[in-house]
RNA sequence: GCCGCGUUAGCUCAGUGGUAGAGCACACCAUUGGUAAUGGUGAGGUCGACAGUUCAAUCCUGUCACGCGGCACCA
Numbered sequence: 001g002c003c004g005c006g007u008u009a010g011c012u013c014a015g016u017g018g019u020a021g022a023g024c025a026c027a028c029c030a031u032u033g034g035u036a037a038u039g040g041u042g043a044g045g046u047c048g049a050c051a052g053u054u055c056a057a058u059c060c061u062g063u064c065a066c067g068c069g070g071c072a073c074c075a
């Protein structure tokens, strides 16, 4: 330098053109003599950034940023 994949909650990850979910973690409640475990409830997200298409974009297109992998090049 070229190609591919990835970026969504604190962490690990789903998801689909119609304003987003799970598990763990966290807070509260129930249970217990008290913890743990278990159950319930709740909070938590400008879906990497900027444009474009569309009535509508997390999803489609382009550019950029970051991460991973492969190939190539220099020494």
Base pairs, nucleotide, nucleotide: 001071002070003069004068005067006066007065010024011023012022013021018055026042027041028040029039030038048064049063050062051061052060
The RNA shown here (transfer RNA) has 75 nucleotides and comes from Labrys sp. (in: a-proteobacteria). Its Rfam family is "tRNA". About the family: Transfer RNA (tRNA) molecules are approximately 80 nucleotides in length. The source organism's lineage runs through Bacteria, Pseudomonadota, Alphaproteobacteria, Xanthobacteraceae and Labrys. The sequence is in RNAcentral, with records from ENA. Its mean pLDDT, the model's own confidence on a scale to 100, is 83.